[in-house]
Source information:
This is a predicted structure of a 508-nucleotide part of an RNA (small-subunit ribosomal RNA, 5' domain) from an uncultured bacterium. The prediction has a mean pLDDT of 81.

Context: one part of a larger RNA
This record gives sequence, C1' cells and structure tokens, in this order.
RNA sequence: GGACGAACGCUGGCGGCGUGCCUAACACAUGCAAGUCGAACGGAGUUGAAAAGAGCUUGCUUUUUUCAACUCAGUGGCGGACGGGUGAGUAACGCGUGGGUGACCUGCCCCAUACCGGGGGAUAACAGCUGGAAACGGCUGCUAAUACCGCAUAAGCGCACAGAGCUGCAUGGCUCGGUGUGAAAAACUCCGGUGGUAUGGGAUGGGCCCGCGUCUGAUUAGGCAGUUGGCGGGGUGACGGCCCACCAAGCCGACGAUCGGUAGCCGACCUGAGAGGGUGAUCGGCCACAUUGGGACUGAGACACGGCCCAAACUCCUACGGGAGGCAGCAGUGGGGAAUAUUGGGCAAUGGAGGAAACUCUGACCCAGCAACGCCGCGUGGAGGAAGAAGGUUUUCGGAUCGUAAACUCCUGUCCUUGGAGACGAGUAGAAGACGGUAUCCAAGGAGGAAGCCCCGGCUAACUACGUGCCAGCAGCCGCGGUAAUACGUAGGGGGCAAGCGUUGUCC
Repeated sequence: GGACGAACGCUGGCGGCGUGCCUAACACAUGCAAGUCGAACGGAGUUGAAAAGAGCUUGCUUUUUUCAACUCAGUGGCGGACGGGUGAGUAACGCGUGGGUGACCUGCCCCAUACCGGGGGAUAACAGCUGGAAACGGCUGCUAAUACCGCAUAAGCGCACAGAGCUGCAUGGCUCGGUGUGAAAAACUCCGGUGGUAUGGGAUGGGCCCGCGUCUGAUUAGGCAGUUGGCGGGGUGACGGCCCACCAAGCCGACGAUCGGUAGCCGACCUGAGAGGGUGAUCGGCCACAUUGGGACUGAGACACGGCCCAAACUCCUACGGGAGGCAGCAGUGGGGAAUAUUGGGCAAUGGAGGAAACUCUGACCCAGCAACGCCGCGUGGAGGAAGAAGGUUUUCGGAUCGUAAACUCCUGUCCUUGGAGACGAGUAGAAGACGGUAUCCAAGGAGGAAGCCCCGGCUAACUACGUGCCAGCAGCCGCGGUAAUACGUAGGGGGCAAGCGUUGUCC
C1' cells in the first nucleotide's frame, strides 16, 4: 500500500447492488417449512335437482331412490432420497485431475417390439362391544380397488442344467438351438387418449476400482492377526478379507509406515511484476452430518434432518400404570460473545411435488423490513460581492490572518416536501403483479432540511499562542515533558480524507 462476513470510538443526508452468528454441531416457547391425486377404491357428511310415497297449515315438511357438486378421514398411487441447513467428524480414493468397469444399477423421461385373457381370498374405512388419564389400542361382523394371490398366454428376456459356433491374453462377451420354471391392470361394443407388463436401446443420475496430487510433528521408528496372499464358499446391483472355513507366512516402513496435532476438499477469493504466500464467508461442484451411539425396514434410489426400532443424556405431560419431543429448515427466544437482522408479504416470476386438467402445496424462490457491514453513484448549492465589516487569533502595535469567507444581490432545484400521472417484469383463447401507487415522468415550493473525523517533531503533507513543568500526559519506531514544549492539554491557523474518518485484529 492492498484486502476483510469484521469489531470498537466519534460522526452520519440520499440512492443502487451486494452482504450480515466467524463464538456454544449450546438449549429451544410459538407459528410456518411436503404434500398431492375423487379421472385407482369403498364409504361418511353437506347442498342442489328429479321421481315416488306419507302428512297436511295446498305449498311446505318428511321418508326412500337416483343424479350432480363440494368437503372429509381411510385403502391405494406418486412424492416425502429433491429442494433447504450446517462443517461436528474426516489427512481419506474424502476432494481435485485423468482413466477403468470384459465387475454394476438406474423410478420418472425418449425410441422400438410384443402383449394387457380369465378367476379367487382378504382387509382398512364403517358398525357393535370393549381397554386406557392420555398416547394409543383390542375383539366380533360387513365391504371395494390400479391393494393382494393363483391360473392362462408366451418369447429373441432372467435364472438353472448340459451343449455348439465366433471373438478376446483372460476369469468373460456375443450368437444359435433344446428342456424346465417365472410376471402383467381394469370394458356391453367401437374410436381416441392415458396407463400397465415384458424385452432391447438411449438419456440422466449413481455405485465400485486405479495412476498422480492434497497441512504439520522423528522430542512419534518400527507397525499389522482378517493382518498379507491362496483355495473353496457366503453375501452384494457389482469386484473384493466385504464376511466365513481351511492353507501358507506374509504385508507396510527414513521416497517417513505407525502414532500424535490440526483441518471438510475444490472452482475460486486476497495479495504479488511474477514465481509464490495466505484464505476456503457469500455464489457453484463434491463430501459428511441431522441431540449422542447403534440398527435395519420400505423403496428405482436411504441405512433416510421435519420416517421406524433400540440404547443414552436432556426437556415436557401423567390419574404414577405409562407416554411425548429433537430449529446444523424460515422467522424468533435464552445463553455464549467484541459481534451478526423481521416471530414481514407473495406464490406475480423462476424452479420443484402431485394431478388429464382446473388447481393445491412450496420460509426453495421472488420481494419488502433492519444494519454506513462493503462497493459504486449523488448531494449538503452556483455566480457576483472589499467598507477587505463585526468578531476570533496573533503582533515588533505598523500590521498580519481567518477572508470572497460572511452579510448583501441575482440565480438553480439534484436530493427534499406537496400535488398529479404511472409502468416493464405477463408468456396467453382469456385471466392473474407480492414488490407497489414503487421506479419513472410532470407541476409547484423553497438555499430552505443535510459535515464530519484524523493529523500537523522526523519518517510524513501540515505552526503559532497560552497552560503545564520528568507532573499531567503522548508514543507505530526514533523518542517528547525537569519554566519560553511546532512532540502533553486547549485555542487560532493549517494538512489529509470525506458520509465517513480513525483505532484494533488478521493475511499478502
């Protein structure tokens, strides 16, 4: 000098764009943050219409049936594995980079081929009875499905068995034929759409493996028993000591093993002429975690933040028998701290989930609020004006200086105030704007409402007076102060930067 997620002191007019718990991965009141589909299904309720019946105050009431709309819990489907948060752990194939998978998976989406026939038994809801303070149940009975279970159809698909050919260095891959076995979803009919089952391919997303790179300590030198390899098996979507039985005795290490400390990694960011050094906030990619530890279930995908089970700590409810909870989602609270915001508006846009759609949900997101926290822009007026006024400071008492500065005159209107007009962002058959009566434009008003902070001995731009008297104090270094201090304090003047200016901390 530059930089900052900064803090502190003094000061503070406006706007745009960003940014805002770096500390306790401490504990959390309250609200919201993941639902959706009635065009899968049976019910319940409300409303309306129609028909039939009954009652009569003859235009009302009521009952039944049918239809329609809406709502609701339940069964079922898809989504709750995305999106959002945090950085605890991790020195590791975690990340980065380049490869491999002849060792693999992939819901929704796209392309292609074939098919979608016929049956069955249940169960929630519901009803009855019943247990419990509650959470939550239990028994009996009824019922539906795109829920569940067989059967048929079948292959060029999977698996198993034995075989042939081609290819490959190879455990394998591809092709062909035989046998056995295996799945599907809906109708009076037709058309169209949607969907389903099977298979092949694609796309996307992932799993696994390898080369290289990735902080520090040798005042850590030896470490390792599933350890290293083999054979056989189990397991997995898949290779593999991943796991197991047996066999062998290996494997790693001064090119730093092991152990300890520290740490999420990267694109990037800061600095620097560069090489390098430092950092890893915001934004983007990957990873890990979700009170702590462990476990699996479901599923295309999890060992699953707002799912389940167990254990632990903590908090809450309880009728003491037993239960409930998890903000490192958005706000917000307590606590910690030098320190970090609103318990706001909206789904209008972008994106996501569900749905045929209308639409619903979305603290993702878009906006608004708070904060000079940062960057950028603008303003606090312009021109004229010497009797160089008054006043302050100083003086060698002549003057000098503040100083065209002020007053005064003439203007201007950015910002401001008031009034009026008023968007883009919205695509469309039509509709829909939170922001917002905002931005912006027009008119009027009136210099009115808007300047501070640090420094002035040298480094380093800027000097005098008084006070003080090694005191009080200053200080980044050198150093100032003991009676004329340009170094302390105040004043006048000056210098620098400016809605900021200084200080502190950290990095180059």